[in-house]
RNA sequence: GGGGGUGUAGCUCAGUGGGAGAGCGUCUGACUCGCAUUCAGAAGGCCGUGGGUUCGAAUCCCAUCAUCUCCA
Numbered sequence: 001g002g003g004g005g006u007g008u009a010g011c012u013c014a015g016u017g018g019g020a021g022a023g024c025g026u027c028u029g030a031c032u033c034g035c036a037u038u039c040a041g042a043a044g045g046c047c048g049u050g051g052g053u054u055c056g057a058a059u060c061c062c063a064u065c066a067u068c069u070c071c072a
Base pairs, nucleotide, nucleotide: 001071002070003069004068005067006066007065010024011023012022013021018055026042027041028040029039030038048064049063050062051061052060
């Protein structure tokens, strides 16, 4: 320098055009000898950034940034 993959909650990830989610973690309550386990509830997200297409975009297209990988 060129090709390809991945960016969604604190962490690991799902979600392939119309409701933003799961597990773990965190907080609160219950239970308990107990700060463990279990159960219930809650908080937590401008879906990397900027444009485009569309009635409507996390999702499709383009550019860009970060990161992983392959080639040279």